[in-house]
RNA sequence: GAUAAAGGCAAACUCGCGGCGACGCGGGGACGCAAAGUCACGGGUCAGCAGAGCUGACGGCCGGGCCACCGAA
Numbered sequence: 001g002a003u004a005a006a007g008g009c010a011a012a013c014u015c016g017c018g019g020c021g022a023c024g025c026g027g028g029g030a031c032g033c034a035a036a037g038u039c040a041c042g043g044g045u046c047a048g049c050a051g052a053g054c055u056g057a058c059g060g061c062c063g064g065g066c067c068a069c070c071g072a073a
Base pairs, nucleotide, nucleotide: 001070008033009032013028014027015026016025017024018023031060037066038065039064041063042062043061044058045057046056047055048054049053
């Protein structure tokens, strides 16, 4: 997936805590999401250090891997 139903996640903003930072975790909050579940594997973006790379961040940027919930005709 049916003009479905059940159930789920939670952007911005905000409060607390952590981090040099990107950003993360928790509370509030819903802009949205049919994988907005999961894995940094490829690309991309971002941060710090640095010196052309190294260490990190982002799965709600794209691709790929893995694996689920509900359900009529």

Description:
A computed fold for a 73-nucleotide RNA from a soil metagenome, annotated as c-di-GMP-I riboswitch aptamer. Rfam family: c-di-GMP-I riboswitch aptamer. About the family: GEMM was predicted in a large-scale screen for bacterial structured RNA regulatory elements. The sequence is in RNAcentral, with records from MGnify. Its mean pLDDT, the model's own confidence on a scale to 100, is 83.